[in-house]
Molecule: small-subunit ribosomal RNA
Organism: sheep gut metagenome
RNA sequence: UUUGAGAGUAUGAUCCUGGCUCAGAAUGAACGCUGGCGGUAUGCUUAAUACAUGCAAGUCGAACGAGAAAGUUCAGCAAUGGACGAGUAAAGUGGCGUACGGGUGAGUAAUAUAUAGGAAUCUACCCAGUAAUGAGGAAUAAGCACUAGAAACGGUGUCUAAUACCACAUACUACCAUUUAUUUGGGAAAGGGUUAAUGGCAACAUUAACCUGUUAUUGGAUGAGCCUAUAUCGGAUUAGCUAGUUGGUGAGGUAAAGGCCCACCAAGGCGAUGAUCCGUAGCUGGUCUGAGAGGGUGAUCAGCCACAUUGGGACUGCGACACGGCCCAAACUCCUACGGGAGGCAGCAGUAGGGAAUAUUGGACAAUGGGCGAAAGCCUAAUCCAGCAAUACCGCGUGAAUGAAGAAGGUCUUAGGAUUGUAAAGUUCUUUCGGUGGGGAAGAUAAUGACGGUACCCACAGAAGAAGCACCGGCUAACCUCGUGCCAGCAGCCGCGGUAAUACGAGGGGUGCUAGCGUUAUUCGGAAUCACUGGGCGUAAAGAGUGUAAAGGCGGUUGAAUAAGUCAGUUGUGAAAGCCCUGAGCUUAACUCAGGAAUGGCGAUUGAUACUGUUUGGCUAGAGUAUAGUGGGCGAUGGCGGAAUUCUUAGUGUAGGGGUGAAAUCCGUAGAUAUUAAGAGGAACACCGGUGGUGAAAGCGGCUAUCUUAACUAUAACUGACGCUACAACACGAAGGUAUGGGGAGCAAACAGGAUUAGAUACCCUGGUAGUCCAUACAGUAAACGAUGAUUACUAAGUGUCUGGACUUUAAGGUCUGGGUGCUGCAGCUAACGCGUUAAGUAAUCCGCCUGAGUAGUACGACCGCAAGGUUAAAACUUAAAGGAAUUGACGGGGACCCGCACAAGCGGUGGAACACGUGGUUUAAUUCGAUAGUCCGCGAAAAACCUUACCAACCCUUGACAUCCCGAUCAUAGGAAUCAGAGAUGAUUUUUUCAGUUCGGCUGGAUCGGAGACAGGUGUUGCAUGGCCGUCGUCAGCUCGUGUCGUGAGAUAUUAGGUUAAGUCCUUUAACGAGCGCAACCCCCUUCUUUAUUUGCCAUCGGGUAAUGCCGGGAACUAUAGAGAAACUGUUGGUGAUAAACCAAAGGAAGAUGGGGAUGAGGUCAGGUCAUCACGGCCCUUAUGGGUUGGGCUACACAUAUGUUACAAUGGGAACCACAAAGGGAUGCGAAAGCGUGAGCUUUAGUUUAACCCCGUAAAAGUUCUCUCAGUUCGGAUUGUAGACUGCAACUCGUCUACAUGAAGUUGGAAUCGCUAGUAAUCGUAGAUCAGCACGCUACGGUGAAUACGUUCUCGGGUCUUGUACACACCGCCCGUCAAGCUAUGGGAGUUUUCUUUACCCGAAUUACAUGGGUUAACCGCAAGGAGAUAGUGUAACACGGUAAAGGAGAUGACUGGAGUUAAGUCGUAACAAGGUAGCCGUAGGAGAACCUGCGGCUGGAUUACCUCCUU
Repeated sequence: UUUGAGAGUAUGAUCCUGGCUCAGAAUGAACGCUGGCGGUAUGCUUAAUACAUGCAAGUCGAACGAGAAAGUUCAGCAAUGGACGAGUAAAGUGGCGUACGGGUGAGUAAUAUAUAGGAAUCUACCCAGUAAUGAGGAAUAAGCACUAGAAACGGUGUCUAAUACCACAUACUACCAUUUAUUUGGGAAAGGGUUAAUGGCAACAUUAACCUGUUAUUGGAUGAGCCUAUAUCGGAUUAGCUAGUUGGUGAGGUAAAGGCCCACCAAGGCGAUGAUCCGUAGCUGGUCUGAGAGGGUGAUCAGCCACAUUGGGACUGCGACACGGCCCAAACUCCUACGGGAGGCAGCAGUAGGGAAUAUUGGACAAUGGGCGAAAGCCUAAUCCAGCAAUACCGCGUGAAUGAAGAAGGUCUUAGGAUUGUAAAGUUCUUUCGGUGGGGAAGAUAAUGACGGUACCCACAGAAGAAGCACCGGCUAACCUCGUGCCAGCAGCCGCGGUAAUACGAGGGGUGCUAGCGUUAUUCGGAAUCACUGGGCGUAAAGAGUGUAAAGGCGGUUGAAUAAGUCAGUUGUGAAAGCCCUGAGCUUAACUCAGGAAUGGCGAUUGAUACUGUUUGGCUAGAGUAUAGUGGGCGAUGGCGGAAUUCUUAGUGUAGGGGUGAAAUCCGUAGAUAUUAAGAGGAACACCGGUGGUGAAAGCGGCUAUCUUAACUAUAACUGACGCUACAACACGAAGGUAUGGGGAGCAAACAGGAUUAGAUACCCUGGUAGUCCAUACAGUAAACGAUGAUUACUAAGUGUCUGGACUUUAAGGUCUGGGUGCUGCAGCUAACGCGUUAAGUAAUCCGCCUGAGUAGUACGACCGCAAGGUUAAAACUUAAAGGAAUUGACGGGGACCCGCACAAGCGGUGGAACACGUGGUUUAAUUCGAUAGUCCGCGAAAAACCUUACCAACCCUUGACAUCCCGAUCAUAGGAAUCAGAGAUGAUUUUUUCAGUUCGGCUGGAUCGGAGACAGGUGUUGCAUGGCCGUCGUCAGCUCGUGUCGUGAGAUAUUAGGUUAAGUCCUUUAACGAGCGCAACCCCCUUCUUUAUUUGCCAUCGGGUAAUGCCGGGAACUAUAGAGAAACUGUUGGUGAUAAACCAAAGGAAGAUGGGGAUGAGGUCAGGUCAUCACGGCCCUUAUGGGUUGGGCUACACAUAUGUUACAAUGGGAACCACAAAGGGAUGCGAAAGCGUGAGCUUUAGUUUAACCCCGUAAAAGUUCUCUCAGUUCGGAUUGUAGACUGCAACUCGUCUACAUGAAGUUGGAAUCGCUAGUAAUCGUAGAUCAGCACGCUACGGUGAAUACGUUCUCGGGUCUUGUACACACCGCCCGUCAAGCUAUGGGAGUUUUCUUUACCCGAAUUACAUGGGUUAACCGCAAGGAGAUAGUGUAACACGGUAAAGGAGAUGACUGGAGUUAAGUCGUAACAAGGUAGCCGUAGGAGAACCUGCGGCUGGAUUACCUCCUU
């Protein structure tokens, strides 16, 4: 010394960078809602706009002359006069004041202010001192008379006074000038008052004293003027400015220095340390904020300055160029008799106007001050008070205690309760403030009090008169209900609202502050977000393309001197107020008073000398020189060379060549391509060649000659800090481009043609011009990159390579030491990635650059350029983000590996026909509803004639078809049956039957009917509010957790890697070790065997019996049934595998490698499906969206489509004969046998009766034989007709079946597409559910029973690892540009207009100076004439306003025009992000609707693959 907090917002998440926003404090504030009292402060920030009215500066009779009136009184008959009023009022001459006080901030960036100094000055009144104050004169105002004028204001004549005016006298060593001289000369004044004495009749005079003035002068004090240094806003898109300008000499001028002014002379002066110009602004003490440093500000109070309607000017005066003075010009306002006059609130009140906004036309001089006066006193809108305003700060109150029935009411509710809430009511108290009444100050040191009957004190009554505002999603303290439904609205940022809103509006409750509370505006803070304290620049914004170097900044080592910086002491100043500390006074506080401290600064002076500076002397480590060497695509100019392309000529030779993904344009029978030889010409230099060399960078590559720069090493001879950096400046500077002249082989923008394509102004192809090359000029930019400025020093190692040197046992070696160039890596740094002696580490010096994104590297201006263009470089406006690195996913027309009827290999289908069935569409009164990519479409529906049924039409019911509660009635109510009407629901009538318990009470229960309301009811809505259930990825192998470790973190590791598996299956390795849900196994069925049991099943053996049959006795072997067990585990052998896991093969076995099937579906995804199975929140309907009935519809039919059935035939159809199953079902049932019928079926009933017993019930394909003979058929069976059968109240719409007749399409199916890997496909039949009836569908069952799989290149889907990413709603992603539309700001623009400035010229008011002065003229001189002096007027010079011409700066506006920004769903394409489908980007040039394309050079901030080099182990 007393002092420093953060949060929200980018992302799926993370760290960083970075902006935006919030919480705090403050205000001369305003607005909204509200409002009890007091104290103290404060109150036009805007129009320096205009001002009505009143007031704001007067005073002095002790400077002077003059001098009323009203009224009173006396005299008088009256007229009138006297006295008092009164030497008063009013006015005048004169003096002092009016330059203070008060207001405002327009101007002013230095004629200002602040601080510290200085010399060449003045200063009225005041203080102190010295010396005087003598003697004269001439006027004049007022007054009077006359007079002009509307007025303002005058004019003429005449009278008069002074402290007014003028001479004269005197005046010092002191004032001025002058001189050798202290010599000479010049220069002043004013009196008034009081008292006393003397004289005088008096007026008055004289003298003395005192008071007060006056003059000259000296000094002081106060105030003022001038000069110097330092400090004091922004712009360089303002870089040059200056002619009295800079200096000198000499006059002039001023109070005073000075170009202040003038003449002459010289040519200077200022400026990147920012002149000049432009914009803005009064400065300071202070004040607000801040931890501070700073930043903002300059109200009130105090100091200074400037201004007074605008501009100019002087006068007077001590002081002014004068707020309430003068003159002139201008604008404006007012009066006017039109001739002429008057005015200046930025003083106090007040008015209008402007504005979001700022007060009374108050009282008093009582106090403090000011002016005048000797004083009394007068004046004072300065000041002191009061009034208005919650404008601010401070204080107080609106009551206190008790009080649970936790009242009522409100709100919520899970319906129990909770909360409002001790809150209220009630009981007991108190009376601050306010009210009423009474008393009553200080402020005054004698008198005088506006404030004011105020402060304060006392008494009285009574809880009585006194609470609001904002907020409650997060930040940020505080939550529920209702209403609304992307509407209305909210919002400081993020954001909220689309039917369950803690975010809108309201209610209840709560939180915060409180006579206030919120909002808005502004400032600082937070913001380390301009970073001095205290930031950065590889990738986030940011290192200039590179170098050379004047200025500037910084600078090795060692002495001496000095003392500028630096440090210390003393001292002056730093106004007061304020801030801080300590006290004191108002009841406290705010407020005020007293004292102290502080005031970081500036100056003076005395010291110190380490460091820096300055001067000077040395040194050699920095730097340079010399000598001897070394390597090099360094550069410039010339000469030479070979290979290749192209062209020309000639030969051989014949039909093609060329080109592409595939083609074509193109060349070629006029002879190409190919091949041989010769020639021409231009450009570039293979191999060597290399993270190799060299250069400042750009860049540099065949060989060679000449000229030339730089670097390195060694020696340590020379110089002796000569150095580093570098604004401005200068030089160099790829490619492309420009100009002129050459050259032109190849390549190749533009252009042409051919392809591709929806299009293709492209990618591909064939041609091809500028250009590419040379010379000479320009241009000056690149991803000009290591995205890394230069220099110096220090800080672990290891290992390559280029080039020197030293030593050594002379080596294909080793050790040491320089200079380059790479890699890995410790410490350290970094947001991370990474950097790491070649730093992005640790330090130092200098330069450049950055400050959210877009607009934009753009516009305007300037400079450069022939042009293209370059350099410098904004703003309005829009926006809450833009960005870097890394993470997890997802995705890729990225990569690697693996799997799957995914492809391939096969078999059979679909797509064509007819029919069935579902859907779409259409139709309809209705064709109910839902599903509707994969994952809808023979799906919900395992059965729509009525019913179902939800739809439509018509007709009925309204507490209802169904539930609970209440009231009333009845137990002869009501139910059953019948008849009639009606389409029926329903209605009417008739008939019949008819409660229980009991305490004996219409007491209880039950039933029924009637009634009122709560409610019922809803297949109404929302599957995007939900539960449950289900589909799908997918029976894919994955999904996670704990602990540990790594990372700032998201996260990673484990789970990766090497093998292996159907499998995250297992093994090995391993910073991981374990675990869970999945996989597998456990469960069911099938396959083998054993055992037990034996009816309804079985029958080998024994016996009996039949036409025949397990038919019977019996049996328990077999089959079967159904219980229990066994069996298979890579267990064994061989091989492979480093080991292991495992794989391959074999043996044995009924079965062999999860033996075959089934059930079983991780964590999640799709807002997937279902509110119409069910349940359920919210909403909706309530004589209807509920309920009932009849009929109709869901069955419609131009068409499209999915899924099936039957076929197209001979592996077949038909006929005859004949064999073998499994699994099911069956009392409203299955229904045998028998009879009838061609048949569907009918009649009748045995048996079975929760059935291994009886029935459905004949299996069919197959097999054997016959026939058909390739045809729209003996295939195929649709359609239609007739006649029947069955079910059922009912068969028309609208069922199934039968018989006879009819006999359609169809001859194997385009593009495309589906299923299936073994008892599978294919094919054959059987049964069941639903069901009165209705099966080509579905589900299940068995019979017969194949083909093929080389393999993983491709298609689809999936898994793991890796890579890129601008995606995260995750590629159905993101996203670019033109065009079209709305809105916004802005650039250009023919011009138009306003304002400011400059230059030149014209004009020239008032004023001052000078000149003149013939006109006029009191004081002095003169006897006079006249003179001296003065002056009106006139002229000249300077100058305001005004005018003309030209130029420049700034603003406004402008037809049209350029781009920019922005706006849920517009158009065209798809440029970028993945290898983004042609890698992208930079510079440049050309082209094109548009993103863009192409050429040339460059970059990696390119994926993938291979190779080279290097590194690690």